RNA sequence: CCGUGCGCGUCGCCUAAUCCGCAGGCCUGCCUGAACCGCAGGCCGGGAGCCGGGGAACCACCGUUCCUUGGGGUGAAUCGGAGCGCUCCCGUCCACGGCCGGGGUCGCUCGGUAGGAGACCUUCCUGCUCCGAACCCGUCAGCUAACCCGGUAGGCGCGAGGGAAGGAAAGG
Repeated sequence: CCGUGCGCGUCGCCUAAUCCGCAGGCCUGCCUGAACCGCAGGCCGGGAGCCGGGGAACCACCGUUCCUUGGGGUGAAUCGGAGCGCUCCCGUCCACGGCCGGGGUCGCUCGGUAGGAGACCUUCCUGCUCCGAACCCGUCAGCUAACCCGGUAGGCGCGAGGGAAGGAAAGG
């Protein structure tokens, strides 16, 4: 001097997931003749803002046939293609071991896609880089005023492209 890793702080990103305040209630045990008080342990709380669910009227849905794997919610995370594996159904053949074809569910891989994110904020234009998951309810829910219920977690970053309009902030 260059690169990499770790820690702290500042600043920032996804997201509703931020800010403020506070010492109260209940239960059990000990102390006691029994209690109050006190001590120990355990459980649960508040407000503002933001977010989500349930829940009338009106409106919507509510017709027939077949098949089948109930239906619904949060979220950008939906839809389909190819391959492989497991399993189920149907059909042909069979030496009854099974083979072949078609279809469905589940899992994995690859590459797409509706849609979503990226440094003052919103909108528009144009680039680049990413995401395109996961979870929950439990047979039940369209919308929905009043009303009722719940959440406010977690995970990341050495970068932060350019143009336009309107604002904000700082400075003068």
c-di-AMP riboswitch aptamer (ydaO/yuaA leader) from Kitasatospora humi, 172 nucleotides, folded computationally.